[in-house]
C1' cells in the first nucleotide's frame, strides 16, 4: 500500500429487514448453623463511528476506526 475476515450486555457468542437474546458473570431474595450446589426475581445495550437505502436497519450499501490474517 492491496485483498478478506471480526466488531452485538462485564466475559464468550446466537441474532442477516418488523426494532436484540442465551450462557457464565453480577444484585435480591428463598434455601443452609455457614458457605457451596440449586431455586425465583431483577439490573446491565444509542448492536465500534458518520452517512446513505427502505414504511422500518444490529441486518443491504458507502466512508471511517480499531483488532487479526493473507500478499507486496
Nucleotide at each position: 500500500g492491496g485483498g478478506c475476515g471480526u466488531g452485538u450486555a462485564g466475559c464468550u457468542c446466537a441474532g442477516u429487514g418488523g426494532a436484540a437474546g442465551a450462557g457464565c458473570g453480577c444484585u435480591a431474595c428463598c434455601c443452609u448453623c455457614a458457605c457451596a450446589a440449586g431455586g425465583u426475581a431483577g439490573a446491565g445495550g444509542u448492536c465500534g463511528g458518520a452517512g446513505g437505502u427502505u414504511c422500518g436497519a444490529u441486518u443491504c450499501c458507502u466512508c471511517c476506526c480499531a483488532c487479526g490474517c493473507c500478499c507486496a
The RNA shown here (transfer RNA) has 72 nucleotides and comes from a Candidatus Calescibacteriota bacterium. The RNAcentral record of the sequence draws on ENA. Its Rfam family is "tRNA". The family's RNA type in Rfam is transfer RNA. Its family is annotated with triplet codon-amino acid adaptor activity in the Gene Ontology.